[in-house]
Molecule: small-subunit ribosomal RNA
Organism: uncultured Mollicutes bacterium
RNA sequence: AUAGAGAGUUUGAUCCUGGCUCAGGAUGAACGCUGGCGGCGUGCCUAAUACAUGCAAGUCGAACGGGUAUAGCAAUAUACUAGUGGCGAACGGGUGAGUAACACGUAGGAAUCUACCCUUAUGACGAGGAUAACAGUUGGAAACGACUGCUAAUACUGGAUAGGACGAGAGUUUAAGUAAGGAAGAGCCUGCGGUGCAUUAGUUAGUUGGUGAGAUAAAGGCCCACCAAGACGAUGAUGCAUAGCCGGACUGAGAGGUUGAACGGCCACAAUGGGACUGAGAGACGGCCCAUACUCCUACGGGAGGCAGCAGUAGGGAAUUUUCGGCAAUGGGGGCAACCCUGACCGAGCAACGCCGCGUGUAUUCUAAGGAACUAAGUUUUGUAAGAUACUUUUAUUCGGGAAAAAAAUGUCACGAUAAAGUGAAGAUUGAUGGUACCGAAUGAAUAAGCCCCGGCUAACUAUGUGCCAGCAGCCGCGGUAAUACAUAGGGGGCGAGCGUUAUCCGGAAUUAUUGGGCGUAAAGGGUGUGUAGGCGGAUAUAUAAGUCUUUAGUUUAAGUGCAGUGCUUAACGCUGUGAUGCUAAAGAAACUGUAAAUCUAGAGGUAGACAGAGGCAAGUGGAAUUCCAUGUGUAGUGGUAAAAUGCAUAAAUAUAUGGAGGAACACCAGAGGCGAAGGCGGCUUGCUAGGUCUAAACUGACGCUGAGGCACGAAAGCGUGGGGAGCAAACAGGAUUAGAUACCCUGGUAGUCCACGCUGUAAACGAUGAGUACUAAAUGUUUGGGAAACUGGGUGUUGAAGUUAACGCGAUAAGUACUCCGCCUGAGUAGUACGCACGCAAGUGUGAAACUUAAAGGAAUUGACGGGACCCCGCACAAGCGGUGGAUCAUGUUGUUUAAUUCGAUGAUACGCGAAGAACCUUACCAGGUCUUGACAUAUAUUUAUAGAAGGUAUGGAAACAUAUUGGAUUGGAUAUACAGGUGGUGCAUGGUUGUCGUCAGCUCGUGUCGUGAGAUGUUGGGUUAAGUCCCGCAACGAGCGCAACCCUUAUCGCUAGUUACUACAAUUAAGUUUGAGGACUCUAGCGCAUACUGCUCGAAAGAGAGGAAGGUGGGGAUGACGUCAAAUCCUCAUGCCCUUUAUGACCUGGGCUACAAACGUGAUACAAUGGCUGGAACAAAGGGAAGCGAAGGAGUGAUCUGGAGCCAAUCUCAUAAAAACAGUCUCAGUUCGGAUUGAAGUCUGCAACUCGACUUCAUGAAGUCGGAAUCGCUAGUAAUCGCGAAUCAGAAUGUCGCGGUGAAUACUGUUCUCGGGGUUUGUACACACCGCCCGUCAAGCCAUGAAAGUCAACAAUGCCCAAAGCCGGUGGUCCAACCAGCAAUGGAGGAAGCCGUUUAAGGUAGGGUUGAUGAUUGGGGCUAAGUCGUAACAAGGUAUCCCUACGAGAACGUGGGGAUGGAUCACCUCCUUU
Repeated sequence: AUAGAGAGUUUGAUCCUGGCUCAGGAUGAACGCUGGCGGCGUGCCUAAUACAUGCAAGUCGAACGGGUAUAGCAAUAUACUAGUGGCGAACGGGUGAGUAACACGUAGGAAUCUACCCUUAUGACGAGGAUAACAGUUGGAAACGACUGCUAAUACUGGAUAGGACGAGAGUUUAAGUAAGGAAGAGCCUGCGGUGCAUUAGUUAGUUGGUGAGAUAAAGGCCCACCAAGACGAUGAUGCAUAGCCGGACUGAGAGGUUGAACGGCCACAAUGGGACUGAGAGACGGCCCAUACUCCUACGGGAGGCAGCAGUAGGGAAUUUUCGGCAAUGGGGGCAACCCUGACCGAGCAACGCCGCGUGUAUUCUAAGGAACUAAGUUUUGUAAGAUACUUUUAUUCGGGAAAAAAAUGUCACGAUAAAGUGAAGAUUGAUGGUACCGAAUGAAUAAGCCCCGGCUAACUAUGUGCCAGCAGCCGCGGUAAUACAUAGGGGGCGAGCGUUAUCCGGAAUUAUUGGGCGUAAAGGGUGUGUAGGCGGAUAUAUAAGUCUUUAGUUUAAGUGCAGUGCUUAACGCUGUGAUGCUAAAGAAACUGUAAAUCUAGAGGUAGACAGAGGCAAGUGGAAUUCCAUGUGUAGUGGUAAAAUGCAUAAAUAUAUGGAGGAACACCAGAGGCGAAGGCGGCUUGCUAGGUCUAAACUGACGCUGAGGCACGAAAGCGUGGGGAGCAAACAGGAUUAGAUACCCUGGUAGUCCACGCUGUAAACGAUGAGUACUAAAUGUUUGGGAAACUGGGUGUUGAAGUUAACGCGAUAAGUACUCCGCCUGAGUAGUACGCACGCAAGUGUGAAACUUAAAGGAAUUGACGGGACCCCGCACAAGCGGUGGAUCAUGUUGUUUAAUUCGAUGAUACGCGAAGAACCUUACCAGGUCUUGACAUAUAUUUAUAGAAGGUAUGGAAACAUAUUGGAUUGGAUAUACAGGUGGUGCAUGGUUGUCGUCAGCUCGUGUCGUGAGAUGUUGGGUUAAGUCCCGCAACGAGCGCAACCCUUAUCGCUAGUUACUACAAUUAAGUUUGAGGACUCUAGCGCAUACUGCUCGAAAGAGAGGAAGGUGGGGAUGACGUCAAAUCCUCAUGCCCUUUAUGACCUGGGCUACAAACGUGAUACAAUGGCUGGAACAAAGGGAAGCGAAGGAGUGAUCUGGAGCCAAUCUCAUAAAAACAGUCUCAGUUCGGAUUGAAGUCUGCAACUCGACUUCAUGAAGUCGGAAUCGCUAGUAAUCGCGAAUCAGAAUGUCGCGGUGAAUACUGUUCUCGGGGUUUGUACACACCGCCCGUCAAGCCAUGAAAGUCAACAAUGCCCAAAGCCGGUGGUCCAACCAGCAAUGGAGGAAGCCGUUUAAGGUAGGGUUGAUGAUUGGGGCUAAGUCGUAACAAGGUAUCCCUACGAGAACGUGGGGAUGGAUCACCUCCUUU
């Protein structure tokens, strides 16, 4: 020995599941921008590609002969050395291709070897023959040789002695060696450990074992002969792919995950492949031989080579350094040593590649200069800044010091028996780094700051430009004219000699879950059983000690890591001490697990007696019904549908009666009732047969649970063979429907449905819930046992406690609490697809990916909206009525068309007699033409003009504006210039304000509390009631607000007050009207009224009903319009941001246009007539207007109107006769005495002006129209209908609009089925831009990856055969040979060699297959892509409920048949539960 943070993103919002993404750390890194110094490290990750040049292994003269040089007269000495000889070169250094293996790690083992080194012991005698060098001759271009001759050794060959080894023995063998031991190293064997794929399941012939022989240093099929037939494998053999392994490194709280650069250990390799030689050691990086590829030299005959050593070059690549110094140190080789060699190593160089440290200044000025940015125009920020002044000097530069430290050796001497190791002492010598570190001095702020970011995550905001463009982006996402998200600037934040980006790993991710997840609905329980291996397993006592626990020991190289110290000025870095997991061995403990043997009965099984059942298989049998056949009766239709038609029928149907045939299914009983493992099972009888439950308690004694593979069963459809075929019915045919209708509906109809035998093996095979055991409140049905009963077992339902769940829900039949075993899941799509394999007659089933695309897909619940869902309620919504529109003519508005222009806007409801309460000019915004440019209108400044000259008048020109002249005589006017004015130009999708609509509908919310994890709910729901969320009662709610109602105006009744211009019961007067008094009663006027109407009275709990009353439950009418919806309307009322225009899109004028006219639509007027038209006389209103006005009486005119001018600024005068009605007359059903359009003529009025283009009058003319198709509108009482009157606008110009009164209905079911709209409750939803929603598939286009494909190309690993190098081994050896032996010699012998032969064998050739990859005309599906085509399959009952399996069919979604599921709405019934 100390340690664990989360965030963004699915939704209108919520909770959950689940992926994607981010913040952290790391790197042998690379790229972009930038770059002062030092220390310590690191530096071809790719082509184990090819390499120019230099160096990287030599040394010894104290083994040997010779040579050369110097010295010497010489002997000889010194130095150097080609060759013989010895040792080394097998170490050190590089790389990671191969290798899935005893290669590595760890712990062990026995059958082995070892040069140099150490210890001990021992020995060293005496001979011989050659050979290189050298000399000569000679071949070759070279490399390199050939022949003849001479010579030495620690070279080579015998012998002796001692010891050893071998051998029975004779004997053989051996020297600067031998033997024994040690140290260190090497070889071999074994346990355990660490990759992926099972779409790799079987592999193996020296293979496995034995015996014997051989080989080796050594065990062993290592090799050979013979014998046996084994060996490995689901605990994953074999194969394929990938990979050097470890100490460690990175990350992590840890467990883990990833990794194997540098440093250290092991292994493997050295251009590719094979082979041996030498040697202690090699199958040898800088040795040899052979083969192959490549490169180089050549005189073409032949030769040479191997940087994965250090530098370096080319190439590859995003990318990785100097052809440096030195052996001073450490280490290695040789040597007695001096010393030599050493690209090992020590150092320097290059590179911000990494880690660590330092600096780029400090103080005052400052109550803050200039600039820049922003601005609310005042400021604010940059800024505790800069500049200036005064200081400091790390670093960099220059100069000087520094022979510092890093070094002790070797050698010499002494000690050590002293020869070795080792120890000590004295005095010398030696530094590549390097004149470096360090120290001192001098000058002087002097030499030194960038990068990224600023929408959220995530610290940090403004301006300008741009305008879905340019661009950004890690995820979510920004950008379509006000971008904190792009670009730039100012400002700010972060890190800092670095900062960002990219790539990769771990983390976060409990997102593979051992620690530490799940499977009812989110991904996920196998369709069901049986059972093998395996896993797990009841009670008691004993033994053992495998697991387990404790102690001790060994090992775990060093470095590293943790902790504690310590040295470089600090740190990085270094040094010292200590700790850590694992494995092995020994000793101990005995609770639990295991094992051994024993006992028990609670699990399990068995026995006896009962019982229930659509459990299974087979045979037989029954009645009802459909169809068909025969016969009779009988006659024209039948059948079918929403309606029809196809079909059947006078050749007699349908209907009806009798008889017969045949097949299939079994009404009622019947029940969420029973049985079965599941699929599934239903008339009755018989036979065979399986399972279950209860009761009893004398049997066995753990015999149990689960169950990978295996085996069996397994609806429907389908397949094969043979039967059968009544009904039904895919396909098919016809009829309908429809835009179409390959469908839904109808008429037919074949496979099939049925039976036997065989196959298939799948379903929403569902409780979407694996099996087993134990435990954990109750209540209540039902079925089957036991019991006299209380009660108690087995099944099957419902409600529900605790608990659980994301919620819904589950709840002893668990989805609760636990244990055991099996199966399965890890974002969505691609896809249950492709390929491969297995099964199948086929259909197909099982197993089962990837590329690529994507930020979500999904579950449950919430609030809305919607439904060709349900329920309740309301409304002139329908119904019941009255009158219209739609047909005619005209008026008016719109569309369309036309035009120079027909200005613009409004366009379902919510535009269309709308903006416009009034277009001849004006208005006017439009068109044509003519004019003006600081302007028709506003403000300001400067200059100028006072010798100046506005409006108005007159004249001339002109269409006018205007221009000129003249008159006039105003008071600040004109002119020029600059700011600016102006715009009915754009955007109502930038806005304010105003308005329409839902709708005068009854709703919309809040506070506190409560419930829910939460969005939210409750309140506001329920029972009643209301016009009303109006009120009452109940209730986890209690209250409150905006709406409703009331308060306001008007109208209806009364009272009081006041009476002029109003009124008159009264008086006077008049022919009458009237006038004058008088009055305050009446009408009326207009003020007031706690006058009335208030639940006040009666019944009633209330609602409600009733009385009185002028009025009764809002008395009638009006004003009043909640939260919000429609990007609704308006920039042309007004205001206003931004954009646009400025001799014009502004301003002025004349004329024209908005009034056009084939056609269509809306809103109105007038009619079609007798409830009427016409004529005549004669009644009754209300509410308004009036001074540039209303205009009386009187007069004129047929009339419009004119004249006139009394009166009136209005209860006084006037507009102003109301009309319909009523009364009288006439017309008599017709295109009329209806109707009045159109047209002609003549006029009146207004106005500068009635031509385009006004209204009215008179006379004449007299069109369509005889009550209106489909469809559609208004209205519920003083209303509809009908009749007239007035006003605004306005010079004039209403059939429109807004008001006023007169006359004055019908109908409303003890209505809400239907249409429309609205409110509420509930339900479904894949909608939330909210059904004008969402969304599926074919086809067409582009792009992307991928499967198949005649083939083509390549790689890899094997197999058979052919050829067979070098080499080892074996044989032979006629050729050759100094040493030894024999021999005088010749020669022979022993021994050896060349050569040849054989076995084996690399490369090569050939053959047929295998595996993998690339490519391939064409072809299949898949994915993606703002606005392509066809339909509308799904989501609501989605308009035929949907979905699953299967079969057939069809442009496509899809349709139909069979069976199944509810993950179907709605209604009715049944059952159960809860409450009363």